[in-house]
FMN riboswitch aptamer (RFN element) from Bradyrhizobium yuanmingense, 159 nucleotides, folded computationally. NCBI's taxonomy places the organism under Bacteria, Pseudomonadota, Alphaproteobacteria, Hyphomicrobiales, Bradyrhizobium. The sequence was found by an Rfam model in a public genome assembly.
């Protein structure tokens, strides 16, 4: 200093105008926002250097939650089987678990510096579960006082 076990704490931002209409914070014009973890020529602190540390990407690589798929339990039961009140048992609800397993699922360019840039300057651009809604949601409502990438701290007859 690392490992590793164990409890515990943390872990999400954003519709403000004006249009149309019976109704839109759902749709139109103009706007607002960006979860981790890794890379980093950008910035900042120290340092005489050499070199440290910190911050820094939605859309460059991965990852989280939702869906949805898997297993396993109950429910109901088309249908079938069978001497039988018995056995099998789709599809449908309803819980519990798994976590990539094949899925939805995700989005950049161009120009400029430079040995090097999808990360740095400039310019346009581009995306964002499920479920609800007097009308179609990234910003509102709901599942969710939930889960979690990960972040930290304690602790130990550990290694």
């Nucleotide at each position: 200093c690392g490992a590793u076990g164990u409890u515990c704490u943390c872990a999400g931002g954003g519709c403000g105008g004006g249009g149309u209409g019976g109704a839109a914070g759902u749709c139109c014009c103009c706007a607002c926002c960006g979860g981790c973890g890794g890379u980093a020529a950008g910035g900042g602190c120290c340092g005489a250097a050499a070199g440290g540390c910190c911050c820094a990407a939605g859309c460059c690589c991965g990852c989280g939650a939702g869906c949805g798929c898997c297993u396993u339990c109950c429910g109901c039961g088309a249908g079938g089987g069978u001497u039988a009140u018995c056995c099998c048992g789709a599809a449908c609800g309803g819980a519990a678990g798994g976590g990539u397993c094949a899925g939805c699922a995700g989005a950049u360019u161009c120009g400029g510096u430079g040995c090097a840039a999808c990360u740095c300057c400039g310019a346009a651009g581009c995306c964002g579960a499920c479920g609800g809604u007097u009308a179609a949601a990234g910003u509102c409502c709901g599942g969710a006082u939930g889960a979690a990438a990960g972040a930290g701290a304690a602790c130990g007859g550990u290694c």
Notes: The coordinates come from a structure-prediction model, not an experiment, and the mean pLDDT is 79.